The RNA shown here (small-subunit ribosomal RNA) has 1460 nucleotides and comes from a bacterium. It was read from a public genome assembly. It matches the Rfam family "Bacterial small subunit ribosomal RNA". Its family is annotated with structural constituent of ribosome and ribosome in the Gene Ontology. Its mean pLDDT, the model's own confidence on a scale to 100, is 83.
[in-house]
C1' cells in the first nucleotide's frame, strides 16, 4: 500500500378509546476504602478512620562514633558525663491551604552542593579559650548563676598556593589528625554524577445575577540583597500594565501517573501502590547548618491541657499502637530487625512501630468442600385436587464407596545472600505420610409486567405492597402465611454515590411553520466565511526520522506460586512536547493579473415609500332663522333619554373637528412598524436596458446605534364623531357583563418619552443547483399591425395548482419546510415563571437579562374511530301542524310512594316502575307478625339393624290446631327364605322465597320492524385506520340502478309462514224434507307497474285502463351487530358465601297481616247529561267456553236466585247481544241527570264472608254543570261508540287484561318550530363521551421558596492606634549571649462599609391535599368567536376600550385555481 483474520455497538416500561410523533420519568449491565438486614465452614492474595486538619492517657517511633578529645566510677570486661564529628532537612504521616508556574509536558540561562567519583596541588610555624569535674549561691522544680583547673578532628594568628578580585600595579585567601603503618581522614581548585534553586511556551474546575483591575502596580537609571536572574528590596524617573480569547471578584478543589465505565468518543473519579506540591495544635520569625526558616529543634503572641511550694514552669500523636469525641462506618497500646532498606562507625556493631511477619473484619478477589454410586412400594408427611390422583421425589430410609477439608500422630522446608563457621520474627507454618469417620459445614433474593420463576389459605381500598407502570372495595398468580418453583451461593439482598443505556447537549451524533426553539426590524464594529489565473514563501496541513513523555498498571507472549486471585521476564500501540529533513494539492501571506461577484455611469420606469405646506367635496354636528306638529328615538321587547320653553323632520346660512366614498384589486411601495382626497417643494430605495468604468471592493454579523402598530406617560394646544372609567335604563337568582341612554380621558397637532404585540409567513439573512402549468403588476425584444390588441421569448416583482424530494402528520414543494455552502440567534419535560433576587434602563408603567427551592409523571404536536354542539346540509317518524276524542278537576276502582304498624312480606323507579311479577291474597296460597309444636326431619337417595304385613283403624286424655300420650281391636301369603314395600332406630345427608343479576345461564324489556352492522381478497395509509358502505338518481328499505379501487360476500330490509279479501275444484259432518247455496277443510287461479300515455341513460316516478284487489292489496308472526354492568338468584337452573348437634334463614299448625290512612302520583271506570235518560215494543253478530261442566222446556220467587233437569264431550245441546229502528214520558233543573255513601231485608259459593266476598230488593241520593299548568292516543274499517266471549278461579273486589263482532267519522297547507331517528360534513381540550370537561377568588390544614423593621455569626479586606519575639540598621558604655532607640511586623483595639449565612413579627405569592362555599370565564359559533399587547374596572373566574393575529364556524358576493 493492498489483502486476509480476529474483536468491535441489543433495548424494554410508562401520555391516548386506539394511532404516529416529541419529550421527561424508570428499569435490566458493570463498578465501590462502603454501610445496614438476613445468613456464614476453610484457604490464598490484597485492603481497613473517607466524618472532627477535633481533643490526647501510656509505651515505643533518630542516632551513632573511644580508630578525635577531656574527665567520673569501678577495675577481668566494661559503663556515664561532657566538648567534638556526621546523621537528625531522609524515611514515616496528613490533604488543611494552593485555581497557582501548584501540577503535567516540552524547553532555557543567571546558580548551589554534605556524602560519592576522576584529575591536580597541598597538609608549615604559633597562640587563646572552655565544657564536663571542683568548690560555692538561688530555686518546689524546670533550671540557673559565681569562682577555679584543663584537651582535642573545637578556635584564633602568621606562611604558602593553580584560586578570587583588578587593565595593571597590587591586594585578598587554606588545612587536622588518628595510627597496630595499612590506611581512613583534612585543605584548595578543575571536572563528572545525582540531587536541588529559578525562568518560559502550552495544558489545567464552575461563575458575567463578577466588567472592569492595578501605586511597586507596569517599565527604565542606579544601588542594596541572593548560591542565582529578577520590583525580590530601596531611591529617583516614566505612565504605564492586564481585561469580552473573560482581567479583577467570589465559589469550589491539592496536581499526575492512573482507576470506573463506555463500541468508541467522551463522562465520572483522584482510596491503596509510585512521582511532584503543601502542611505539622493556630499564627509570625529568625539560628545552625550542603541542605530547613526545620513534625518527634529554637524565641514570641494566641487558644487549649497539664505540674505548682503560686513566686514559677510544661506540652503538641496529620509516627506506630492505644483512648475519647462526632459518626451510617473502618483493625492489635503484637513478633521481629532474619531479609530489604536508612543512620552513625574502619569494623565488629548499635538504632531502625521504614520494613518484614503475625492478630482483627466475607471489605473486596480468587480457589474448595458441604459428599459419591445404586436405591420405587415412587414408605411416611405436607401442599395440591376435576376426588382419579398429582407434587416436593431417588429426595429420604437403607445399601456400598470415598475422605477434599476438619481431627489426631509422625516427618518437615525454599526464603541465607556469604564462604569455613554463625545467623529464621514468620514457624514446627506451607508441604508430604499415616489414621479414624459421611463424619466439622446452606442460606439469601424473588415468583402481576418490564423479569427467570404458580398454586391454596387468610385478609376485604382494611391490613398492608411498591424501582416504574400499578396492585388491595369477598374468587388477589401483586398484600400476609403456606406448598412449589425461579436466581445467586458463602454469601444474598437493600441503601448511597458513578459510569452505561441516554442520539436525554448531538465532535462522532441532534433540532427550532404547527411539538421546547428565528433575536420587531435595519444599519454596522470586532470576529467567522471568502470569485478567477499565476510567482514566490510557509509558523496551518501531510510524510519521515531523532529525543522525550519514569516505573507501576492496561495489552500481547513467556515463566512462578498444585489452578486461579497475585508475582516475576520480556515486547508493543495510539496520542502529546521539542528538534532535523522533505512536500506544496488544499488553506495563510506576499506580489502581479482578471472579471463573471459586487458596485459606478447613460439612458427610460412604475409606486397608498417618507416629510412639509395648501387647497377640496361628501357625511356628521353646533349656531342663528323659515316651514311645521307630536311625537322622535330606541329594542328580542322595553325603558332610560329628546319634546309643547316646539323636538324628530325639512328648507337656508354659518362654525367647526376629524376621515378621505367610488376608482380598489388576488393590486402596488417601504427593512420591518406601516403607507391611499387633490397639487406643490425637498428626499430614499426598486426594476429594465446599454456593456461605458473600478477591479473582490464582497456575506454574515456578538458589542453598539437606528427605528419600532396600539395603548400608556410629561408639557401645550384641539375636541365634530366615538368612546375606557363613570352615571342611569333593561335583562337576569344576581349582571360589577353582553343591549340601550349619556359620558370623562383618550382618539387629532407639535415637541420630549415609553420600547411592548398572535410584531406571524408562528417559516433569519446571504449564494448556487434541482421539471412544470397557470393568473396577475412594472419594463425590455421579436413579430405583427399605419398605431394599438394577440402571438413568441425574457428579467424583476404578487397569487394558485402541482414532477421529484422532504415532513410525525399536517402541508412545503424555484418566493422550499426540496439538495448543497456561509454566518448569526435561539432550544433541551411540565408547573412554580418570564416569576424571586441582583445588575442596567424609564418620570412613572414598565422594559431587558434571568433562577431555585419545592412539585407531578406527565405536559404536548398531527392524525384516526366515535360521541356531543344553543354548527351546516339532506331525510324520516302521529315528531309537531290539520283533526277526533281523552288525561289532569268530581265519586269510585286498582297500583305505587309515604306514613303508620307486631306484621303491614319482597321484587320493580326517567323515556324502558307503578290493574307491573299478580291469567284470582277471607283459611290455603303466604315468602310477613304472634303464639304453640317438630328435629336426620313436610318432600329425596343410599347403607345397616329390627319389624314382618301393612302404612293404619278405634276410643279416651290435654289442646286452638298441629301434636303429644295412653288404650284397644283387626293383623296377608307361607314351610323356608330373596325380592319389592311399610315403620322404628342409627349413619350418610337434607332443607333455605337467605346473601351476592356488579360471579352466572335461560328469558325479557329498550332504542326499533329503525335500516342499519359487519367479514374476505385486494387497494391506501408509517401507523390507528380508511376505500369498499362514499357520490347522483330512486325506494318504506344498505331497495334498486348509474359512476367508482375496488370485487365479491355475510347477519339484517325484501321474499317464503300464517289470517282476511275474489275465484275454480275436490272432499265433507251439520242444517234443511231434498236439490242447492251458505259454511268448514284442502289443493289451485289471480297483481307482475304485465298493458296504453307522459318524464326518464337505466332503476324508476306521475296519469289512466280492465280488474274483488295496484303499485308492499290490508293485518300478524318474524326484532341484525350492538347499547344500558338495564330487569329477573322471587318461575326454574347454578357458582360462591352464609343458617341448620339442640333447636334453626328448615318444617307444620292456629291467628293476624299483605285490604291499615293526613296525603302525593299513575292506569281505569261511572258521570256531568235532550246526540240524553226512563219505559215499551221490535230486528240484526262474531269470536269463544262447557263433564266435580254448559245447561234448555216448565215451575217459584219483584230479583239475586232456587226447584228440576231434556240435551250435549258439541258445525248437532247449551251458553248469546247491545247499540240502532219505532212509539211515550221527561224540556234544561243539581233535574226522570249522577250514582257514590249509609240503613234494612236477603241471594250464593265455602269448613269459614268480623277483619276482608260477590249478587239481588227496598229506601237513603254526596260530589260532580265538561274540569289550572301541563299532557295522551289515533291517517280507515282507522278514531270514536256499543255490546259479546275467554282465562285464572270454589267464590270473588275484572271498571284489569287477552280476544270478538255492530254502528262507523273528521283532517295532513305543510317541515319553520318540539321530540326521536339516520346519512354526509364541519369544529372539539370530550372518550365514565355534555349527566362530558374545566378556571378563578374564598374557607381549612400541609410544604418549601422570597419579601421583611431587625437580630445573631462568619468570611474578605480598608483606615487609625498599639505593638511580642526576631533580622537589620543606629547610639551608648562597663565591648556582652549588653542596654537604648529606629524600621519592619504577629496577635490584639477602634471605626465606618462590603460580603455570605442563620434567625424574624408581619404581609403577599405558589405548589399540594375522594367528596366544603361562589359563581361558568375556556373547550362545539361554548350560548357575547377565542387569542398577544396595553389601559382602566370589577368578590371571582373575569368585563369593557384601542390596535393586532386566526392559532374562527357558518353564510353571501366578489375574484383566483383545478376538473367536466
Nucleotide at each position: 500500500u493492498u489483502c486476509u483474520u480476529g474483536c468491535u455497538a441489543a433495548g424494554a416500561g410508562u401520555u391516548u378509546g386506539a394511532u404516529c410523533c416529541u419529550a421527561g420519568c424508570u428499569c435490566a449491565g458493570g463498578g465501590u476504602g462502603a454501610a445496614u438486614g438476613c445468613u456464614g465452614g476453610c484457604g490464598g492474595u490484597a485492603u481497613g478512620g473517607a466524618u472532627a486538619a477535633g481533643g490526647c492517657a501510656u509505651g515505643c517511633a533518630a542516632g551513632u562514633c573511644g580508630a578525635g578529645u577531656g574527665g567520673g566510677u569501678u577495675u577481668a570486661g566494661a559503663c556515664c558525663c561532657a566538648c567534638g564529628g556526621c546523621a537528625a532537612a531522609c524515611g514515616a504521616g496528613g490533604u488543611a491551604g494552593u485555581a497557582a508556574c501548584g501540577c503535567g509536558u516540552a524547553g532555557g540561562a543567571a546558580c548551589g552542593u554534605c556524602c560519592c567519583c576522576c584529575a591536580a596541588a597541598g597538609u608549615c610555624g604559633g597562640g587563646c579559650a572552655u565544657a564536663a569535674c571542683c568548690a560555692g549561691u538561688c530555686g518546689a522544680a524546670a533550671g540557673a548563676u559565681u569562682g577555679g583547673a584543663u584537651a582535642a578532628u573545637u578556635c584564633c594568628c602568621g606562611a604558602u598556593a593553580u584560586g578570587u578580585c583588578g587593565c595593571a600595579a597590587g591586594a585578598u585567601g587554606a588545612a587536622a589528625g588518628a595510627u597496630u603503618u595499612a590506611u581512613c581522614g583534612c585543605u584548595u581548585u578543575g571536572g563528572g554524577a545525582g540531587c536541588g534553586g529559578c525562568c518560559u511556551g502550552c495544558g489545567u474546575a464552575a461563575u458575567a445575577u463578577c466588567a472592569g483591575c492595578u501605586a511597586g502596580u507596569u517599565g527604565g537609571u542606579g544601588a542594596g540583597g541572593u548560591a542565582a536572574u529578577g520590583g525580590c528590596u530601596c531611591a529617583c524617573c516614566a505612565a504605564g500594565g492586564c481585561u469580552a480569547u473573560g482581567a479583577c471578584g467570589u465559589u469550589u478543589a491539592g496536581g499526575g501517573g492512573a482507576g470506573c465505565u463506555g463500541a468508541g468518543a467522551g463522562g465520572c473519579u483522584g482510596a491503596c501502590c509510585c512521582c511532584c506540591a503543601c502542611c505539622g495544635a493556630u499564627g509570625a520569625g529568625a539560628c545552625u547548618g550542603a541542605g530547613a526558616c526545620a513534625c518527634g529543634g529554637c524565641u514570641c503572641a494566641u487558644a487549649c491541657c497539664c505540674c505548682u511550694a503560686c513566686g514559677g514552669g510544661g506540652g503538641g500523636c496529620c509516627g506506630c499502637a492505644g483512648c475519647c469525641g462526632a459518626g451510617a462506618a473502618u483493625a492489635u497500646u503484637c513478633g521481629a530487625c532474619a531479609a530489604u532498606g536508612g543512620g552513625c562507625g574502619a569494623a565488629a556493631g548499635c538504632c531502625u512501630g521504614a520494613u518484614c511477619g503475625a492478630g482483627c473484619g466475607a471489605u473486596a478477589c480468587c480457589g474448595c468442600g458441604u459428599g459419591a454410586u445404586g436405591g420405587a412400594u415412587g414408605a411416611a408427611g405436607u401442599g395440591c385436587c376435576u376426588c382419579g390422583g398429582c407434587a416436593c421425589g431417588u429426595a429420604a430410609a437403607c445399601a456400598u464407596c470415598u475422605u477434599u477439608u476438619g481431627u489426631c500422630a509422625g516427618g518437615g522446608a525454599c526464603g541465607a545472600a556469604g564462604u569455613a563457621a554463625u545467623u529464621g520474627a514468620c514457624g514446627g507454618u506451607a508441604c508430604c505420610u499415616g489414621a479414624a469417620g459421611a463424619a466439622u459445614a446452606a442460606g439469601g433474593g424473588g415468583c402481576u409486567c418490564c423479569u427467570a420463576a404458580c398454586u391454596c389459605u387468610g385478609u376485604g381500598c382494611c391490613a398492608g405492597c411498591a424501582g416504574g407502570a400499578g396492585c388491595g372495595g369477598u374468587a388477589a398468580u401483586a398484600c400476609a402465611g403456606a406448598g412449589g418453583c425461579c436466581c445467586c451461593a458463602a454469601g444474598c439482598a437493600u441503601u448511597a454515590c458513578c459510569c452505561g443505556g441516554a442520539a436525554u447537549u448531538a465532535c462522532u451524533g441532534g433540532g427550532c411553520g404547527u411539538a421546547a426553539a428565528g433575536g420587531g426590524u435595519g444599519u454596522g464594529u470586532a470576529g467567522g466565511u471568502g470569485g478567477u489565473u499565476g510567482u514566490a514563501u510557509u509558523a496551518g496541513u501531510c510524510g519521515u526520522u531523532u529525543g522525550u513523555u519514569a516505573a507501576a498498571a492496561c495489552c500481547c507472549a513467556g515463566g512462578g506460586c498444585u489452578c486461579a486471585a497475585c508475582c516475576c521476564u520480556g515486547g508493543a500501540c495510539a496520542g502529546g512536547c521539542a528538534g532535523g529533513c522533505g512536500a506544496a494539492a488544499c488553506g495563510g501571506u506576499a506580489c502581479a493579473a482578471c472579471u463573471c461577484g459586487a458596485g459606478g455611469a447613460u439612458g427610460g420606469g412604475a409606486g397608498a415609500g417618507g416629510u412639509c405646506u395648501a387647497c377640496g367635496g361628501a357625511a356628521c354636528u353646533c349656531u342663528a332663522g323659515g316651514u311645521g306638529u307630536a311625537g322622535g328615538g330606541g329594542u328580542g321587547a322595553a325603558a332610560u333619554c329628546c319634546g309643547u320653553u316646539g323636538a324628530u323632520a325639512u328648507c337656508u346660512a354659518g362654525g367647526g373637528g376629524a376621515a378621505c366614498a367610488c376608482c380598489g384589486a388576488a393590486u402596488g411601495c417601504g427593512a420591518a412598524g406601516g403607507c391611499a382626497g387633490u397639487a406643490g417643494g425637498c428626499u430614499g430605495g426598486c426594476c429594465c436596458a446599454u456593456u461605458c468604468c473600478u477591479g473582490a471592493c464582497a456575506c454574515u454579523g456578538a458589542a453598539a446605534c437606528a427605528c419600532g402598530a396600539a395603548a400608556g406617560c410629561g408639557u401645550g394646544g384641539g375636541u365634530a364623531g366615538c368612546g375606557a372609567a363613570c352615571c342611569g335604563g333593561a335583562u337576569u337568582a344576581g349582571a360589577u357583563a353582553c343591549c340601550c341612554g349619556g359620558g370623562u380621558a383618550g382618539u387629532c397637532c407639535a415637541c420630549g418619552c415609553c420600547c411592548u404585540a398572535a410584531a406571524c409567513u408562528a417559516u433569519g439573512a446571504u449564494c448556487g443547483c434541482u421539471g412544470g402549468a397557470u393568473u396577475u403588476g412594472g419594463g425590455g425584444a421579436g413579430u405583427a399591425u399605419c398605431g394599438a390588441c394577440c402571438c413568441u421569448c425574457u428579467c424583476c416583482g404578487a397569487g394558485u395548482c402541482g414532477a421529484a424530494g422532504c415532513u410525525a402528520a399536517c402541508g412545503c414543494g424555484u418566493u422550499a419546510a426540496g439538495c448543497g455552502a456561509u454566518c448569526c440567534g435561539c432550544c433541551u419535560g411540565g408547573g412554580u415563571a418570564g416569576u424571586a433576587c441582583g445588575g442596567c434602563c424609564g418620570c412613572a408603567a414598565g422594559g431587558c437579562u434571568a433562577a431555585a427551592a419545592c412539585u407531578c409523571a406527565a405536559a404536548g404536536g398531527a392524525a384516526u374511530a366515535g360521541a356531543c354542539g344553543g354548527g351546516g346540509a339532506c331525510u324520516u317518524g302521529c315528531a309537531c301542524a290539520a283533526g277526533c276524542g281523552g288525561u289532569g278537576g268530581a265519586g269510585c276502582g286498582u297500583g305505587u310512594g309515604g306514613c303508620u304498624u307486631a306484621a303491614u312480606u319482597c321484587g320493580u323507579c326517567g323515556c324502558u316502575a307503578a290493574c307491573c311479577g299478580a291469567a284470582g291474597a277471607a283459611c290455603c296460597u303466604u315468602a310477613c307478625c304472634a303464639g304453640g309444636g317438630u328435629u336426620a326431619g313436610a318432600a329425596a337417595u343410599c347403607c345397616u339393624a329390627c319389624u314382618g304385613c301393612a302404612c293404619g283403624c278405634c276410643g279416651a286424655g290435654c289442646g286452638a290446631a298441629a301434636g303429644c300420650u295412653c288404650g284397644g281391636a283387626a293383623g296377608c301369603u307361607u314351610u323356608c327364605g330373596a325380592a319389592g314395600g311399610u315403620g322404628u332406630a342409627g349413619g350418610a345427608c337434607a332443607g333455605g322465597u337467605g346473601a351476592u343479576g356488579c360471579a352466572c345461564g335461560g328469558c325479557u324489556g329498550u332504542c326499533g320492524u329503525c335500516a342499519g352492522u359487519u367479514c374476505g381478497u385486494g387497494g391506501u395509509u408509517u401507523g390507528a385506520a380508511u376505500c369498499g358502505u362514499u357520490c347522483c338518481c330512486u325506494u318504506c328499505a344498505g331497495u334498486g340502478g348509474g359512476g367508482u379501487a375496488a370485487c365479491g360476500a355475510a347477519c339484517g330490509c325484501a321474499a317464503c309462514c300464517c289470517u282476511c279479501g275474489u275465484u275454480g275444484c275436490c272432499u265433507g259432518u251439520u242444517a234443511u224434507a231434498u236439490a242447492u247455496g251458505u259454511c268448514a277443510g284442502g289443493c289451485g287461479a289471480g297483481a307482475c307497474u304485465g298493458c296504453c300515455c307522459c318524464c326518464u341513460c337505466a332503476c324508476g316516478g306521475g296519469g289512466g285502463a280492465g280488474g274483488a284487489a295496484g303499485g308492499u292489496g290490508a293485518g300478524g308472526a318474524u326484532g341484525a351487530c350492538g347499547c344500558c354492568a338495564a330487569g329477573u338468584c322471587a318461575g326454574c337452573g347454578u357458582g360462591u358465601c352464609c343458617c341448620u348437634c339442640u333447636g334453626a334463614u328448615a318444617u307444620c299448625c292456629u291467628g293476624g297481616g299483605c285490604u291499615g290512612c293526613a296525603c302525593a302520583c299513575g292506569c281505569g271506570c261511572u258521570a256531568c247529561a235532550a246526540u240524553c235518560g226512563c219505559c215499551g215494543u221490535u230486528a240484526c253478530a262474531a269470536a269463544g267456553g262447557g263433564g266435580c261442566g254448559c245447561a234448555a222446556u216448565g215451575g217459584g220467587g219483584u230479583a239475586a236466585c232456587c226447584c228440576g233437569g231434556a240435551g250435549c264431550a258439541a258445525a248437532u245441546c247449551c251458553u248469546u247481544a247491545a247499540a240502532a229502528g219505532c212509539g211515550g214520558c221527561g224540556c234544561c233543573a243539581g233535574u226522570u241527570c249522577g250514582g257514590a255513601u249509609u240503613g234494612a231485608g236477603g241471594u250464593c259459593u265455602g269448613c269459614a264472608a268480623c277483619c276482608c266476598g260477590a249478587c239481588c230488593u227496598c229506601a237513603u241520593g254526596a260530589a260532580g254543570c265538561c274540569g289550572g299548568a301541563a299532557u295522551c292516543g289515533c291517517u280507515a274499517g282507522u278514531a270514536a261508540u256499543c255490546g259479546u266471549g275467554g282465562g285464572u278461579c270454589a267464590g270473588c273486589c275484572a271498571c284489569a287484561c287477552c280476544a270478538c263482532g255492530g254502528u262507523g267519522a273528521a283532517u295532513a297547507c305543510g317541515u319553520u318550530c318540539u321530540c326521536a331517528a339516520g346519512u354526509c360534513u364541519u369544529g372539539u381540550a370530550c372518550u365514565c363521551a355534555c349527566c362530558g370537561c374545566c378556571c378563578g377568588u374564598c374557607a381549612a390544614c400541609u410544604c418549601a421558596g422570597g419579601g421583611a423593621a431587625g437580630u445573631u455569626g462568619g468570611g474578605a479586606g480598608u483606615g487609625c492606634c498599639c505593638g511580642a519575639a526576631g533580622c537589620a540598621c543606629a547610639u551608648g558604655c562597663u565591648c556582652g549571649u549588653c542596654a537604648u532607640g529606629u524600621a519592619u511586623c504577629a496577635a490584639g483595639g477602634c471605626a465606618a462599609a462590603c460580603u455570605c449565612a442563620a434567625u424574624g413579627a408581619c404581609a403577599a405569592a405558589g405548589a399540594g391535599u375522594a367528596a366544603g362555599u361562589c359563581g361558568u370565564a375556556a373547550c362545539a359559533a361554548g350560548g357575547c368567536a377565542c387569542g398577544g399587547c396595553u389601559a382602566g374596572c370589577g368578590g371571582a373566574a373575569g368585563c369593557u376600550g384601542g390596535u393586532c393575529g386566526u392559532g374562527g364556524a357558518a353564510u353571501c358576493a366578489u375574484u383566483c385555481c383545478a376538473a367536466a